Model confidence (mean pLDDT): 82 of 100.
Fluoride riboswitch aptamer (crcB RNA motif) from Desulfovibrio sp., 59 nucleotides, folded computationally.
The source organism's lineage runs through Bacteria, Desulfovibrionia, Desulfovibrionales, Desulfovibrionaceae and Desulfovibrio.
The model forms 100% of the base pairs in the Rfam consensus.
[in-house]
RNA sequence: UUCGGAACCGGGAAUGGAGUUUCCCCUGAACCGCGCUAGCUGAUAACUCCUACCAACUC
Numbered sequence: 001u002u003c004g005g006a007a008c009c010g011g012g013a014a015u016g017g018a019g020u021u022u023c024c025c026c027u028g029a030a031c032c033g034c035g036c037u038a039g040c041u042g043a044u045a046a047c048u049c050c051u052a053c054c055a056a057c058u059c
Base pairs, nucleotide, nucleotide: 010025011024012023013022016050017049018048019047020046021045033040034039
């Protein structure tokens, strides 16, 4: 210096926050949606709750 493994701390999973679970990454990392354009879906990786947004109905 390079490669591999382990531990601790930490980070990430297309738009906000929290809890739980799962997976991934170890910094040249994980991750950064689709579409030629026009444009389209979704606040989750998954579940639950809150907030924002959208649609329908009722008062």